[in-house]
RNA sequence: CUGAUAUAGGGGCAAACCUGUCGAAAGGCGGGGACGCAAAGCCAAGGGUCUAAGGUUUAUCGAUUGGGUAGAUUAUGACAGCCGGUUGCCGCA
Numbered sequence: 001c002u003g004a005u006a007u008a009g010g011g012g013c014a015a016a017c018c019u020g021u022c023g024a025a026a027g028g029c030g031g032g033g034a035c036g037c038a039a040a041g042c043c044a045a046g047g048g049u050c051u052a053a054g055g056u057u058u059a060u061c062g063a064u065u066g067g068g069u070a071g072a073u074u075a076u077g078a079c080a081g082c083c084g085g086u087u088g089c090c091g092c093a
Base pairs, nucleotide, nucleotide: 002093003092012037013036017032018031019030020029021028022027035081041086042085043084046083047082048079049078050077054074055073056072057071058070059069060068061067
């Protein structure tokens, strides 16, 4: 440097759930907890998924105007433990 991913030692991460906190929500962070993970490290500029505060719009209520309720749509908000991209430890050949 290349390849494979069966194993050893020492480590690493931490799903669900509970809890505190931030957030409109999705979800994030801290603590507890382990279903799993060889990239469950990093990237939200590609695809996909989630949410819809605000915006737009439709219906309706009300009406002087402002506005209320319900639906649709929209990321500028999220998810890397969905795919993808990227970097990479030990041991083995």
Molecule: c-di-GMP-I riboswitch aptamer